About this RNA: A computed fold for an 87-nucleotide RNA from Pseudomonas linyingensis, annotated as transfer RNA. The organism belongs to Pseudomonas, within Bacteria. RNAcentral records the identical sequence in 2 taxa.
[in-house]
Parts: sequence; C1' cells; structure tokens
RNA sequence: GGGGAGAUGCCGGAGUGGUCGAACGGGACGGAUUCGAAAUCCGUUGUAUUCGCAAGAGUACCUAGGGUUCGAAUCCCUAUCUCCCCG
Repeated sequence: GGGGAGAUGCCGGAGUGGUCGAACGGGACGGAUUCGAAAUCCGUUGUAUUCGCAAGAGUACCUAGGGUUCGAAUCCCUAUCUCCCCG
C1' cells in the first nucleotide's frame, strides 16, 4: 500500500429496516432462606435531558460525521480505532 471482519448497557453478547434503548448470560443492588455465610430462589438494574409535588411520562443516544427512507443499531459514503490476510 491492497483486501476482509468488527466497534451495541458496568462486562460478555444477540438483534441486520418498524413490534428494540436493546433478548440472553454475568455483575451490582434489594428481598426470601440461614444462628451467620455460601449455594439456591424472587425482584430491580444504561446515560443525558425536559415535564411533574410525587407516581410517572416525553425526547435523544448502538465509535464519529453525513446520506437514503414515511421509518436506520440494521442500507450507502467518509473518518477513527481493533483484529486477520496479502504485498
């Protein structure tokens, strides 16, 4: 220099146009159980911002920026970073 794969929540990771801010697993927090733990079981759990007394509700965000579309994490372009192959 050329080609290919990838970047999603605290972590791993699925999802490849609408039912998804996000399955599943881990972790964390709360509870049950126990004399107390471990194990097990149940529940909750992204960030920012707006509205609201609160309960709760809205909007934006899937590496970054642009484009296509009624609608994009998903398709297209560019850039950055990681991994692999070729020279």